Predicted 3D model of an 81-nucleotide RNA (transfer RNA) from a Candidatus Kaiserbacteria bacterium. The organism belongs to Candidatus Kaiseribacteriota, within Bacteria. Model confidence (mean pLDDT): 81 of 100. It matches the Rfam family "tRNA". The family's RNA type in Rfam is transfer RNA.
[in-house]
RNA sequence: GCCGGAGUGGCGGAAUGGUAUACGCACACGACUCAAAAUCGUGCGGGGCAACCCUUGAGAGUUCGAGUCUCUCCUCCGGCA
Numbered sequence: 001g002c003c004g005g006a007g008u009g010g011c012g013g014a015a016u017g018g019u020a021u022a023c024g025c026a027c028a029c030g031a032c033u034c035a036a037a038a039u040c041g042u043g044c045g046g047g048g049c050a051a052c053c054c055u056u057g058a059g060a061g062u063u064c065g066a067g068u069c070u071c072u073c074c075u076c077c078g079g080c081a
Base pairs, nucleotide, nucleotide: 001080002079003078004077005076006075007074010025011024012023018064027043028042029041030040031039045054046053047052057073058072059071060070061069
């Protein structure tokens, strides 16, 4: 240099172009216990007093609508030279 793959809440990881974050872990609070562990229940992206706004590596495009399709760039992994 060329080709291919990947990047989504604190972590892992789903999502057919149609409510972004299902599910699990972690965490917080509660129940249970003499106390703890285990188990069970509830909550859990960011900003804002609230209404509401923002958020899928960054930027642009297509579309009524993009995590998903297209283009450029960044980072990581693999292959070829």